[in-house]
RNA sequence: UUGAAGAAUUUGAUCCUGGUUCAGAGCUAACGUUGGCGGCGUGCCUAAUACAUGCAAGUCGCACGAGAAAUCUUGCCGCAAGGUGAGAGAGUAAAGUGGCGAACGGGUGAGUAAUGCAUAGGUAACCUGCCCUUGAGAUUAGGAUAACUCCGCGAAAGCGGGGCUAAUACUGAGUAAUGUUGUCUUGGCGCAUGCCAUAACAACCAAAGCCGAAAGGCGCUUGAGGAGGGGCCUAUGUCCCAUCAGCCAGUUGGUAGGGUAAUGGCCUACCAAAGCUAUGACGGGUAGCCGAUCUUAGAGGAUGACCGGCCACAUUGGGACUGAGACACUGCCCAGACUCCUACGGGAGGCAGCAGUAAGGAAUAUUGCGCAAUGCCCGAAAGGGUGACGCAGCGACGCCGCGUGGAGGAUGAAGGCCCUUCGGGGUUGUAAACUCCUGUCAGAGUGGGAAGAAAUUCCGGAGCAAUCCGGAUUGACCUGCCCACCAGAGGAAGUGCCGGCUAACUCCGUGCCAGCAGCUGCGGUAAUACGGAGAGCACAAACGUUGCUCGGAUUUAUUGGGCGUAAAGGGUGCGUAGGCGGCCAAGCAAAUCAGGUGUGGAAUCCUGCCGCUCACCGGCAGAAGUGCACUUGAAAAUACUUGGCUAGAGUACAAGAGGGGUGAGUGGAACUCUAGGUGGAGCGGUGAAAUGUGUAGAUAUCUAGAGGAACGCCGGAGGCGAAAGCGACUCACUGGUUUGUAACUGACGCUGAGGCACGAAAGCUGGGGUAGCAAACGGGAUUAGAUACCCCGGUAGUCCCAGCCCUAAACGAUGGAUACUAAGUAGGGGUCCCACCUGGGGUCUCUGCCGUAGCUAACGCAUUAAGUAUCCCGCCUGGGGAGUACGGUCGCAAGGCUAAAACUCAAAGGAAUUGACGGGGGCUCGCACAAGCGGUGGAGCAUGUGGUUCAAUUCGACGCAACGCGAAGAACCUUACCAGGGCUUGACAUGCAAGUAGUAAAGAGAUGAAAGUUGAAUGAACCGUAAAGUCGGUUGCUUGCACAGGUGCUGCAUGGCUGUCGUCAGCUCGUGUCGUGAGAUGUUAGGUUAAGUCCUUUAACGGGCGAAACCCUUGUCCUUAGUUGCCAUUCUGCAAAGAGGGACUCUAAGGAGACUGCCGUCGUUUUUAAGACGGAGGAAGGCGGGGAUGACGUCAAGUCAUCAUGGCCCUUAUGUCCUGGGCUACACACGUGCCACAAUGGUUGGUAUAGAGGGUCGCCAAGCCGCAAGGCGGAGCCAAUCCCCAAAGCCAAUCUCAGUUCGGAUCGGGGGCUGCAACCCGCCCCCGUGAAGCUGGAAUCGCUAGUAAUCGCGGAUCAGCCACGCCGCGGUGAAUAUGUUCCCGAGCCUUGUACACACCGCCCGUCAAGCCA
Repeated sequence: UUGAAGAAUUUGAUCCUGGUUCAGAGCUAACGUUGGCGGCGUGCCUAAUACAUGCAAGUCGCACGAGAAAUCUUGCCGCAAGGUGAGAGAGUAAAGUGGCGAACGGGUGAGUAAUGCAUAGGUAACCUGCCCUUGAGAUUAGGAUAACUCCGCGAAAGCGGGGCUAAUACUGAGUAAUGUUGUCUUGGCGCAUGCCAUAACAACCAAAGCCGAAAGGCGCUUGAGGAGGGGCCUAUGUCCCAUCAGCCAGUUGGUAGGGUAAUGGCCUACCAAAGCUAUGACGGGUAGCCGAUCUUAGAGGAUGACCGGCCACAUUGGGACUGAGACACUGCCCAGACUCCUACGGGAGGCAGCAGUAAGGAAUAUUGCGCAAUGCCCGAAAGGGUGACGCAGCGACGCCGCGUGGAGGAUGAAGGCCCUUCGGGGUUGUAAACUCCUGUCAGAGUGGGAAGAAAUUCCGGAGCAAUCCGGAUUGACCUGCCCACCAGAGGAAGUGCCGGCUAACUCCGUGCCAGCAGCUGCGGUAAUACGGAGAGCACAAACGUUGCUCGGAUUUAUUGGGCGUAAAGGGUGCGUAGGCGGCCAAGCAAAUCAGGUGUGGAAUCCUGCCGCUCACCGGCAGAAGUGCACUUGAAAAUACUUGGCUAGAGUACAAGAGGGGUGAGUGGAACUCUAGGUGGAGCGGUGAAAUGUGUAGAUAUCUAGAGGAACGCCGGAGGCGAAAGCGACUCACUGGUUUGUAACUGACGCUGAGGCACGAAAGCUGGGGUAGCAAACGGGAUUAGAUACCCCGGUAGUCCCAGCCCUAAACGAUGGAUACUAAGUAGGGGUCCCACCUGGGGUCUCUGCCGUAGCUAACGCAUUAAGUAUCCCGCCUGGGGAGUACGGUCGCAAGGCUAAAACUCAAAGGAAUUGACGGGGGCUCGCACAAGCGGUGGAGCAUGUGGUUCAAUUCGACGCAACGCGAAGAACCUUACCAGGGCUUGACAUGCAAGUAGUAAAGAGAUGAAAGUUGAAUGAACCGUAAAGUCGGUUGCUUGCACAGGUGCUGCAUGGCUGUCGUCAGCUCGUGUCGUGAGAUGUUAGGUUAAGUCCUUUAACGGGCGAAACCCUUGUCCUUAGUUGCCAUUCUGCAAAGAGGGACUCUAAGGAGACUGCCGUCGUUUUUAAGACGGAGGAAGGCGGGGAUGACGUCAAGUCAUCAUGGCCCUUAUGUCCUGGGCUACACACGUGCCACAAUGGUUGGUAUAGAGGGUCGCCAAGCCGCAAGGCGGAGCCAAUCCCCAAAGCCAAUCUCAGUUCGGAUCGGGGGCUGCAACCCGCCCCCGUGAAGCUGGAAUCGCUAGUAAUCGCGGAUCAGCCACGCCGCGGUGAAUAUGUUCCCGAGCCUUGUACACACCGCCCGUCAAGCCA
């Protein structure tokens, strides 16, 4: 010292850039909802539009002339009506001459960008009424004129003529200087012209009176001084546009004159030809300026309401008059527009004064009271005037203050709302009710008391007087302020918000509808975002909305930003103005710094004190006003002046390198063409072709000739140039640069707005030239098309000369210069030293790489900076519109340069990260391909699905990962569907209440398709109590109420379970480290593996879920055990079997065995590895085979119809029961299968051998019957015991290649079995019938060994079965894999990305419809 806050929004996430939006404060506000009181303020921002009506500037009789009336009193005449005098009214009113004022006060902001304003000065170029101080004076004379009166004109406004009259009105003469002018003296001073004072002479110029008894007062004339007020001039400051770049003839200056109070082209004449301008003239747009006000930390930015200062204007434009002052708001004249009057001849008017009206508009007040106060004008004064002013009225328009009550009060009442396990709980809430108080404000009324009032003036007194003292008088506001009294909680709360930003949450309704929204965004059935309710939050007589300003915004950056990639370095150089500038010394003091003086009006802001009860408000004082001017000093640095220096810069001399430039000449290779020779069928071209070319001789080859263009190798991130750019050789001319010497000059430098020059390619103009190439164009291909890519041709052009154009990703996306700031390394060009064969060291310069510090958002840059600093230039300020339009300018044109806005979006963008993706790369896997074997797709049938049909064909599953799937069994049942018939506390559960002995139970009969309805006879039980009857309770039943029930909806509200990638090798964590961060590292790399398996290395070290292992099974052996299993040896027996045995098989328990353990070779980076290959041994060898086991996650994958479950829906039906039907339909399409098409086969006969299962409502033997299905039968078996129980194969026979002795569909007939029941709709058997089909298009599937293929067997479900399905079991038993180019899928690393809903992504153009230009 008191002062500085941020947030939301681009992304999957991050950092940055960058815009948009919000929170704050304010307002002359308006609108919406609401509204108790008071004080102080404030109120047409729009139409400087038009104005009805009233008022807003008069006053003086003490300057002057003239001078009423009404009315009252009274005299005379008169009968009366009335007439005529006098006095008062009254020297009054009104009008006039004259004086002063009317130039102030009040309003408005149209104009004005400087004739204005602000600040500071000048006037030696000026004026000034009234006021103050002071000097001198006011003598004489005169003629008019208005009023008035008479006449006339006119509708009016008004005007004309004759006559009378006054003055402080007007005029003549006189007097006068210290006045003015002229001629001039002396002195002093200054700032150039000059100024001040002063002497002399000459000329000229004045006046008015009034009041008073007087004194005197008020005036008058002329000087001097003052105060206050003005005029003019100067400096500085004062908005936007350069798409306004040149402007100007009174223009710039001079001389002379005029004019003015005064300078001056202010005006005129003449002369000269100047003057202004990039420090922005001229032009255009906008605007009154300031003190100040709002905001801000400040610097700034915006504004100029109220109050104050200045200016300008007064219906529009112009003009002068009067006056001290005006070119005059309520004066004059002229012209215009408009309005009004009119007798049509002519006249009148000016609210941007106060009220008020109309209009405009979102919008802004009373036709109020008073001169009591303050002030102004007039007056000697009394006094008069004053819409200035003081007050009141209206408006929550603003600020400030007050109130709508206070204390107690828990059955935490009722009601509302929410939650709930339905018992209850929470909240509204001490809130209410209730009790006790208080009395602000408003209200009705009563009473009391102030301030604004002090004077002028009057009366009295004092004083010579000016003047003073005492008393009296004067209030619009005012029904006011303040105090007391009365009554009674009575009359007084709303508005906005509640997803985030941003304080505040739930329910219901709605269902991308209705709506909300400041930004982001909410709403598609569980919305804290819409609407309502309850609760809550904020502020409060207000609260919100809209508009505007500043802030936040460092988002125009002076304080305080940037330009490699985000917007932004000019294409390059030369150079003008300008800006900046080396070392030493001296001077000066412009700028700078310090002190002082003046000024910076008041009000405002700030501080202190004080007055209204506080506050707002007000009073007093101080501070401040960061400014300007003057003045006195200082001298370090800047400027300036002077003198010097050599390190910057340049020169000289001596060397050097080079595709630097210009011109002329020369050369060889290649190419094409021409001529000729040889030769003889193609050539050429492509991915493949064709167009083209060739027997008229091509291509190829040789010789000769012609022509044009370009210069191979050298050649290199090597050289040169400012850039563009420069490449054969020679010559000539020429620019720059480097090194050496240190001789010369002595700051001569750097940058550079405008300007000038150069400036690739393409293009343009004129003239040449044209070999090759080649836009356009032609043809051939490709293609859906192909106005392209490819091919064959081919013209401009490419080349030269001359002239234009002037742009490029003209890039290092990096302007130029200077200085400084670590190392290392390479190349080009010089030079010095040492060595001398190669070389080494130093120094200058140019060109590269890498990298520390530092910087950067990061990437990166890093002595060639994007580091640290200085100087100068250019450029940027969200995206689109748009580098576009218009204008200007350049160009022959094409076009270039300069360069907007409307409108629209909430982003656009940079760098990096993680994924995903790629018709990117590398490495590697998988029956992925390839190599094979067998299938599907064609036929028939089975089964599932779609579609169609139907009363219904219930529902679900839809790429892989739906479709022989849920369903391991649809004739009824199942069953969820349809038709019809029934029931309604229900087919099923629990509870409550009432009833219930002819009750419960049971139920003949009737009816019916059944369910159901009805219903005779019969006919109860248990517990307690009690003698018993009985009573009470239970069960059951009936009725009623709660409720049951739902295969109804939502798998996108869910749990659980499951599929899939995928048995793929991945997915992660802790700590550490790196990075601003998202993240990275670990997990990468080198090997290896089936494997993130293991080893080595390593800023990582470890851990977890997965892999592996543990588990089951199988393969070998051992031990134990030995029935129902087994039988080598032994016995009995024909056999069956029995005795016996434990050796074997087998069974089932436990063990052994395999671990790269052993040997050899290979392997690694040097040593050690992991491991690979081969071998030995072994039943088995490198995971032995098979199974179970499925990481983090993905697909809103599947399932509400297994089950569970939130929400919604139905409740005499969407529940439930029954009969029948349907799920089995059938022009068609697809999936999955079965059986075939035959001879590796069919048929017939004979014959051998399994494993794993199952069996008592069961499996069923032997035997008998039947052609067979099957029947009869009954032994055995609750099972290593009995039964179900094999086929391919093998041995024979036959068939002989055909729609067949293949194939079996379909159909007819006859049977069997199950079952209440085989019609829709079962399976099986026999006889007959004998369809398609002769190996299957495009396409597609499975399988790597006991596998494929082939053969049969069993089981679940099950009365039976549509099973050819599914799940298992064994028998027989192959072929092929050299490999990873390709298809598909996957893993790791890497790369690109504008993708992140993640390539089924994103996105561009045309078109359609409508709209705009």
The RNA shown here (small-subunit ribosomal RNA) has 1413 nucleotides and comes from a Planctomycetota bacterium.
The coordinates come from a structure-prediction model, not an experiment, and the mean pLDDT is 84.
The sequence is in RNAcentral, with records from ENA and SILVA.
It matches the Rfam family "Bacterial small subunit ribosomal RNA".